Annotation:
The prediction has a mean pLDDT of 86. The part of an RNA shown here (small-subunit ribosomal RNA, central domain) has 346 nucleotides and comes from a metagenome.
Context: one part of a larger RNA
């Protein structure tokens, strides 16, 4: 580079916004760049190729054609692509009238529970565990009961539910925002699609400054366990876990399945909405799960939510190790992150 490919064998970027590029609806007029035909120059000899021919053949070689797949001019064609214009609405937006949710941000209240404080009854054990023991208690524990306090979650409802671009969201209410759907079919008239740098978001632990700290717990400490036990099990415990502001940028960030459009035999559930008929549903239109024909797959399987049949763009991969290392640059407080090789080995 052709080819081929990417669920799980290498291989989909975490996700989303948008530049550049790339690709792009229907019907018309123009043009006539690309495209397609004619004609005209040019494509040096030599070689190559094919016909005759010369050396007794060949090699070698004359010689004529053909080739040179290009580029210029010119003259036309005009489906297709582009450009310029004019329209259309079905694509893709408004716009109204509803409807939906654990979508966000901020603030505000709330009950169980734990915990610790006071007070009280109350007495000898409690907790723990396969068994114990550290540990806690006569300075009065554990349980009960009564008030106070704190910080964190948010039973049931709860599902194969539902929202979000992912990451992810769950007590109640308040204000602010965003979004999706469904009807109408009024309005724009192709405004679209992806998307290389980019910018933005981006669990968990991490950092950095301040605050907070019930419960729960890395590091530790003791106490079993064992041959030992730098674990598993127990007692305790410090960063942390929570809350403002700021880094960091990775995850099995997964549906291990990029994104948009379009088509394709059925069955059964659920969620939002609209509903001819008429009070319950047929169907639809959007999700969202199960099973399967057909295709498809190396099989699992996947199967209108495709891993089916096409189209457009983008991203990535190409034997194992070595190595996601090393150097070198970017980002970072730092941890480290991107980006990314080779000797050399099999």
């Nucleotide at each position: 580079u052709u080819g081929g490919g990417u669920u799980u064998a290498a291989a989909g970027g975490g996700u989303g916004c948008g530049u550049a590029g790339g690709c792009g609806g229907g019907u018309u007029u123009a043009u006539a760049a690309g495209u397609c035909a004619g004609u005209g120059g040019u494509g040096a000899a030599a070689g190559u190729u094919u016909g005759c021919g010369g050396c007794u053949c060949a090699a070698c070689u004359g010689u004529a054609a053909a080739a040179u797949u290009g580029c210029c001019a010119u003259u036309g064609a005009u489906a297709c692509u582009g450009u310029a214009g004019a329209u259309c609405u079905u694509g893709a937006g408004u716009a109204c009238a509803g409807u939906u949710g654990a979508a966000g941000u901020a603030g505000g209240c709330g009950g169980a529970a734990u915990g610790u404080g006071u007070a009280a009854u109350g007495u000898a054990g409690c907790g723990g565990u396969g068994a114990a023991a550290u540990g806690c208690a006569u300075a009065g524990a554990u349980a009960u009961u009564a008030c106070a306090c704190a910080g964190a979650a948010c039973a049931c409802c709860g599902a194969u539910u539902g929202c979000g671009a992912a990451g992810g969201c769950a007590g109640c209410u308040u204000a602010c925002u965003a979004g999706a759907c469904u009807g109408u079919a009024a309005c724009u008239g192709a405004c679209g699609c992806u998307g290389a740098g980019g910018c933005a978001c981006g669990a968990a632990a991490g950092c950095g400054u301040g605050g907070g700290g019930a419960g729960c717990g890395a590091a530790c400490a003791g106490g079993a366990u064992u041959a030992g036990a730098u674990a598993c099990c127990c007692u305790g415990g410090u960063a942390g876990u929570c809350c403002a502001c700021g880094c960091c940028g990775u995850a099995a960030a997964c549906g291990a399945u990029g994104a948009u459009a379009a088509c394709u035999c059925g069955c059964u559930g659920u969620u939002g909405g609209c509903g001819a008929u008429a009070u319950a549903u047929a169907g639809u239109c959007a999700g969202u799960g199960g099973c399967u024909a057909a295709g498809g797959g190396a099989a699992a399987c996947c199967g209108a939510u495709a891993a089916g049949u096409u189209a457009u763009c983008c991203a990535c991969c190409u034997g194992g190790g070595g190595a996601g290392u090393a150097c070198g640059c970017u980002c970072g407080c730092a941890a480290g992150a991107g980006u990314g090789a080779a000797a050399c080995u099999c």